[in-house]
This is a predicted structure of a 348-nucleotide part of an RNA (small-subunit ribosomal RNA, central domain) from an uncultured prokaryote.
Context: one part of a larger RNA
Parts: sequence; structure tokens; C1' cells
RNA sequence: CUGGGCGUAAAGCGCUCGUAGGCGGAUAGGUAAGUCAGAUGUGAAAUCCCAGGGCUCAACCCUGGAACUGCAUUUGAAACUGCCAAUCUAGAGUUCAGGAGAGGUAAGCGGAAUUCCGAGUGUAGAGGUGUUAUUCGUAGAUAUUCGGAGGAACACCAGAGGGCGAAGGCGGCUACCUGGACCGACACUGACACUGAGAUGCGAAAGCGUGGGGAGCGAACGGGAUUAGAUACCCCGGUAGUCCACGCCGUAAACGAUGGGUGCUAGUUGUUGGGAAGUUACUUUUCAGUGACGCAGCUAACGCGUUAAGCACCCCGCCUGGGGAGUACGGUCGCAAGAUUAAAACUC
Repeated sequence: CUGGGCGUAAAGCGCUCGUAGGCGGAUAGGUAAGUCAGAUGUGAAAUCCCAGGGCUCAACCCUGGAACUGCAUUUGAAACUGCCAAUCUAGAGUUCAGGAGAGGUAAGCGGAAUUCCGAGUGUAGAGGUGUUAUUCGUAGAUAUUCGGAGGAACACCAGAGGGCGAAGGCGGCUACCUGGACCGACACUGACACUGAGAUGCGAAAGCGUGGGGAGCGAACGGGAUUAGAUACCCCGGUAGUCCACGCCGUAAACGAUGGGUGCUAGUUGUUGGGAAGUUACUUUUCAGUGACGCAGCUAACGCGUUAAGCACCCCGCCUGGGGAGUACGGUCGCAAGAUUAAAACUC
């Protein structure tokens, strides 16, 4: 390289959008680049192969044939691919009318709770634990009532294997702006599709820069316990951080450990949104999602099973024994932390 693979053995980029490229619906017509057939020329000799022959055999040598799977020219074919022009509507999209939703951005508002402050009542304990102690408290704590400040998070909800989002993720309420999906209906465009190397954008938490903010929690750190020790688990404190604005970082068991798209292939049962039919309720059916089981089939097994890991096609990414190593060196990016790309010696 061919091949074989990628849920768990090595292997799906964290996710989108999209350039080049690859690939691409139906009908009839033209063309003849690909394709196919014929002819001609060429494809040196030697080698290889076949049939003979010569050295006593063989290696070796000689003669003849075949072959040289290629290339060029030319004559045809027109199914398929390409190209040209035309038509179409099943893919894709637009329009209209709807309902659903923690989808997003930024603003305003709300109540419960914790903490702190002020005041009242009130007195000796309170905290905390397996047991203690550190700690707080007669300078009046804990408890309780009223008032105030401030920050962060939004209990209950038929809140749910529920919904929305490409993924990360999204949950108090209100209105503004705004993205997407879905059902239905005629009408319109007429292949405009799919994938996507690079590129671009988004991307939890932690971390970084500048400026704010700081209630609770809380790496580091201090103390108390435990213990042989205890740089821990438990307890009392507590700084960064957690929050906001702007800018970086670009990684996660970024997981369904399962790339995207299209078509086909038994069923049963729950649930979300919409439609249709019959209708008093309710039932049936259908489209789009989302769960549980399960036939065929697949799988090394586990299991998957119309939301496939089944049967096929198109495109991308990735793997090729373990360690060395996701490391070194170099490049690119970054303020840094580091990220990304990515070996070899050696060893089993």
C1' cells in the first nucleotide's frame, strides 16, 4: 500500500457553518471526453513462457513461436458516466395559517432562606462530634420579636426515563428584541441536494488579565481531633475562587465512550407536540419527537434491535502490538498555565 476495522478490544474530530473537492432525482433529444468493439502502426534486442536443437547431462547456448496486458492513428456503437440544450416534481426550499417549548441576548421586578448590623425580651450556656476539643458567650451569646443592609441561588410545581438547543448547555415572574424545530393547507421555485480537507464561529469547569462585587460555600493556609504517623477522611476558622463587565484560554469520562445524510426492513407498550375521523365523554388513526421491551438480522460476547450496533449507497474523520509517549525536537497559537501538530533510539 492493498485489506480489515472504529459502543466496551487500537480507532468517530466536543459541536456547527461552509470553501475546494467527492458524490448526486425523473423524462426524452444531441454530442462522443470517459467507456466498449474492429482495423493499422508501434511496442529494439536480450529476459520471462512454449516447442525443438547443441555442449556426454545440467547450468549455459542456438532456432522458431507466443507474449510484451501499453501507446498513437483511424472506423464504428451510444446502454452507463460526463458535457450541451429542453421539460418535470417525488429531493430541497419559499409562502400562508397555527399551536408547543428551562432555545438565546439584554432589562426590570419578587418572595423564602443564610449571614451581618441596630433595637426589644431574656439568662448561662451555645456550637460541634462516634466521643471530644479548637471556637462563640456575663463586654450578654444561643433562643425569640421587630427593623435594616447586602450578595448569591431560585423550594413547591403530576418537576416527569417531561420540554428546548448543533454541541457546551438551559429552570422564580414580566414585557421588549431574536434563532430553530413541528403539524396542516393550497400555491410557488424547479435539483437549487448530501458530505465537507483547509478556513470561520461556538464551546462545561478550572485557570489568566483589567476593573467591580463578596452573603453562603470554599482549593491553599492556620488550629482542634483521630492515628504508630495523618502533609487526609471528621470539626472550628479561612484567602484565591465561585458572582458581574470586557478580553483571553480551547480543554473534559466535551459519553449514547456509537460522525453526517438518504432509502428499505415484524410487532407490543408508555409519553410530548400537532392534525384528521367518528364524538357527550372518549376512541381510532396519522405526522414529528422521546422512553421501555422485543421478531428477523447482526455481534467475540455483553448486547443492539424502524432513535440499529440490521440491509445498502454517498461523503468526511480516525486505527494498525505494549512501553517509551500524546513525550522530545521543530512549527503554529497563548500574557502565562499550557494547547495543537507529532517522532525516534531503546525495550518486551